[in-house]
Molecule: THF (Tetrahydrofolate) riboswitch aptamer
RNA sequence: GACGGAGCUGAUGCGUUAAGUGCUCAUGGAUUGGGAAUGCCAUGGGACGAAGAAGGCACGCGCCUUCGCGGUAUCUCUCCGGCCCCGACUGUC
Numbered sequence: 001g002a003c004g005g006a007g008c009u010g011a012u013g014c015g016u017u018a019a020g021u022g023c024u025c026a027u028g029g030a031u032u033g034g035g036a037a038u039g040c041c042a043u044g045g046g047a048c049g050a051a052g053a054a055g056g057c058a059c060g061c062g063c064c065u066u067c068g069c070g071g072u073a074u075c076u077c078u079c080c081g082g083c084c085c086c087g088a089c090u091g092u093c
Base pairs, nucleotide, nucleotide: 001083003081004080005079006078007077010075011074012073013072014070015069016068023046024045025044026043027042028041029040034086035085052067053066054065055064056063057062
């Protein structure tokens, strides 16, 4: 330095009429001087699956606010962890 993990860090959002997250399969991409491995990203398919509630306006079936919830998104903060293998090139000894 980037990456990964953890955290009631903070801010702004999304969903709560269920997307997202996680799991799985396929394809592609980045990672690069080359290869392999692990992981990462994107797209598509599949299986599984949930915590909402109060108040106000309107007299409608919507809107707004607040507090929650989601192994939620982005950025940020703190702490922790590792950063491997093969061969090649160059330099040094």